The part of an RNA shown here (small-subunit ribosomal RNA, 5' domain) has 542 nucleotides and comes from an uncultured Candidatus Saccharibacteria bacterium. Its Rfam family is "Bacterial small subunit ribosomal RNA". The coordinates come from a structure-prediction model, not an experiment, and the mean pLDDT is 80.
Context: one part of a larger RNA
RNA sequence: GGAUGAACGCUGGCGGCAUGGAUAAGGCAUGCAAGUCGAACGAACCAGUCCUCUGAACGCACAAAGAAAGCCGGAAGUAGCAAUAUGGAAGGCCGACUGAGCGCUGGAUGAGGUUCGCUGGUUAGUGGCAGACGAGGUAGUAAUACAUAGGUACGUACCCCCGAGUCGCGAAUAACUCACCGAAAGGUGUGCUAACACGCGAUGGUCCUUCCGAGGUAAAGUUUACGCUCGGGGAACGGCCUGUGAGGUAUCAGUUAGAUGGCGAGGUAAUGGCUCACCAUGACGAUGACGCCUAGGGGAGCUGAGAGGCUGACCCCCACCGAUGGGACUGAGACACGGCCCAUACACCUACGGGUGGCUGCAGUCGAGAAUCUUCCGCAAUGGACGCAAGUCUGACGGAGCGAUGCCGCGUGAUUGAUGAAGCGCUUCGGCGCGUAAAGGUCUUUUAUGAGGGAAGAAGUUUAUUGACGGUACCUCAUGAAUAAGGGGCUCCUAACUCUGUGCCAGCAGGAGCGGUAAUACAGAGGCCCCGAGCGUUAUCC
Numbered sequence: 001g002g003a004u005g006a007a008c009g010c011u012g013g014c015g016g017c018a019u020g021g022a023u024a025a026g027g028c029a030u031g032c033a034a035g036u037c038g039a040a041c042g043a044a045c046c047a048g049u050c051c052u053c054u055g056a057a058c059g060c061a062c063a064a065a066g067a068a069a070g071c072c073g074g075a076a077g078u079a080g081c082a083a084u085a086u087g088g089a090a091g092g093c094c095g096a097c098u099g100a101g102c103g104c105u106g107g108a109u110g111a112g113g114u115u116c117g118c119u120g121g122u123u124a125g126u127g128g129c130a131g132a133c134g135a136g137g138u139a140g141u142a143a144u145a146c147a148u149a150g151g152u153a154c155g156u157a158c159c160c161c162c163g164a165g166u167c168g169c170g171a172a173u174a175a176c177u178c179a180c181c182g183a184a185a186g187g188u189g190u191g192c193u194a195a196c197a198c199g200c201g202a203u204g205g206u207c208c209u210u211c212c213g214a215g216g217u218a219a220a221g222u223u224u225a226c227g228c229u230c231g232g233g234g235a236a237c238g239g240c241c242u243g244u245g246a247g248g249u250a251u252c253a254g255u256u257a258g259a260u261g262g263c264g265a266g267g268u269a270a271u272g273g274c275u276c277a278c279c280a281u282g283a284c285g286a287u288g289a290c291g292c293c294u295a296g297g298g299g300a301g302c303u304g305a306g307a308g309g310c311u312g313a314c315c316c317c318c319a320c321c322g323a324u325g326g327g328a329c330u331g332a333g334a335c336a337c338g339g340c341c342c343a344u345a346c347a348c349c350u351a352c353g354g355g356u357g358g359c360u361g362c363a364g365u366c367g368a369g370a371a372u373c374u375u376c377c378g379c380a381a382u383g384g385a386c387g388c389a390a391g392u393c394u395g396a397c398g399g400a401g402c403g404a405u406g407c408c409g410c411g412u413g414a415u416u417g418a419u420g421a422a423g424c425g426c427u428u429c430g431g432c433g434c435g436u437a438a439a440g441g442u443c444u445u446u447u448a449u450g451a452g453g454g455a456a457g458a459a460g461u462u463u464a465u466u467g468a469c470g471g472u473a474c475c476u477c478a479u480g481a482a483u484a485a486g487g488g489g490c491u492c493c494u495a496a497c498u499c500u501g502u503g504c505c506a507g508c509a510g511g512a513g514c515g516g517u518a519a520u521a522c523a524g525a526g527g528c529c530c531c532g533a534g535c536g537u538u539a540u541c542c
Stems, first nucleotide, its partner, number of pairs: 001542004006538005013410006019403002026366003030363003035129003040126002043123007050113004059104002062101001065098002070093003077086003136321003146245007154238003159234008167201004176191001178189004207216003221226001247293003254284003259281004264276003296318004300311004323344005346357004374400001376399003382396001383394004413443004423434004448479006457469001486531005491512003497526005507514002
C1' cells in the first nucleotide's frame, strides 16, 4: 500500500447494486414452510332435476265510461240610416289517451310426494403420484469425503422412440352403522360396501431353471381423452473399483486377527472378507504405518511483477448432518429435517393411569457475545409437485423493509464582489494572516418539496383476462440557494507551524523518542496538510 461477512469512536444528505448470526450443531412461545387428483373408488352433506295441486308478473283479444282544449259554425242582443262592427249561444267535427271488468296464454311462488335415479358443488376415508427434490447447516470426516484421469461386475420412477398385448373370475377391508373403554391422545368388538386397492387362473415373442424336452413368470380400466403390462433402444442420473494430488506432529515406531490371501457357500442391482465354514500365514511401515491434534473438499477469493503465501463469507458443484445414539419398513430411489420403532437427555399436558414434542426451513424470542435484519407483500414472473384441464400448493422464488456493512454514482451551488469590513490569531506595533472568504449584486435548480402524466417486466393454441413490486422507475411544470460537512493529523520516518498554559508534573507514543521555565512532540487556540459522507482506531492476511 491492498484486502475484510468485520467491530469500536466521532460524524452522517440521496440513489443504484450487492451483502448481513463468523460466537452457543445452545434452548425455543406463535404463525406459516408439501401437497395434489372426484377424469381411480364407495359414502356423507348442500343445491337442482321428476310427479300432483296452487296459480303471480308480462302479453293478446273484447270492452262500460270519460272530459277539457282546438276547429267549423254563427242565433238573440248592442252601435249605426245602411254596408258593417261587436257579441258569442245552439249545433257539428276531432276523438289522442286513460281504462273498471271478462276471457285466453303464461308459468313465478308455495305445499305435498316419488325414484333414493341423474346433474353440480364441498369434503373425512380407501387408492395413485409427490413427501429421497427444493430449503438449511458444516457438527463429524485426514479418507467409505473431494478434485482430476480412467474402468465396469450393475440399477433407474417420471420423459422420448420402436414393437407386442390389454382375456376370465374371486375373497375382503376402510369410510359408515351399532355396542363399549379412556381425562385426553386414542382404542376394541359386531354388521355392511367400492375401486386403477388385493388375490387366483389363461396367454406370453422376453426373462429364469434346464443338456434337450419340459416347467414357471404380466396387465386396469375407460364415452373420447388419459392410461396399464411386457420387450428393445435413448436421454439424464446413480452404485461400485483403480491411479495421482491435497494439513500438523517422531516429545506417536512399530501396527494388524476378518487381520492378508485361497477354495466353497450366503448376500447384493452388482464386484469384493461384504458375511460365514475350512485352509495357509500373511498384510502395512522412516518414501512415516499406527496414534494424537486440527479441518468439510473443490470451482474460486485476497495479495503479489511473478513464483508463491494466506483464505474457503456470498454464488455454483460434490460430500456429510437433522435434539443424542441405534434400527429397519415403504419405495425406482431413504436407512428418510417438517415419516415409523427403540433407548437417552430436555421440555410440555395430565383426572397420576398415561400421553406429546424436536426452527442446523422463513420470520421471530431468550441466552452467550465486540457483533449481524421484518413475527412484511405476492404467487404477477422463473422453477417445482399433483391434475386431461380449470386450477390448488409452493417463507423455492420475485419483491419491499432495516443496517454507511461494502462498492459505485450524485449533491451540499455558480459567477461577480476590496473602505481588503467586523471578528479572531500573530506582530519587529509599521503591519501580516484567515480572505473573494463573508456581506452585497446577478444567475442556475442537479437535489429537495408540490402538482400533472406514467411504464417495460405478460408468456400460456386464438380472443378475453391476469403486476406483489407500485402510482414505483421515468417524463413535464412550479417554488426557492432553498434541505445537506465532517474526521484525522502537523519533531523525524511523513504532506502540513506559530502563540498561550504546564514544568520529568499532567500527559503523548507505531518506532526513534518528547516533557526537569523560552516544548513546532503534553493541553488549548489560530493557521496549515490529507481524505471526504465519510474519517480514524483495533483485529487478521498478503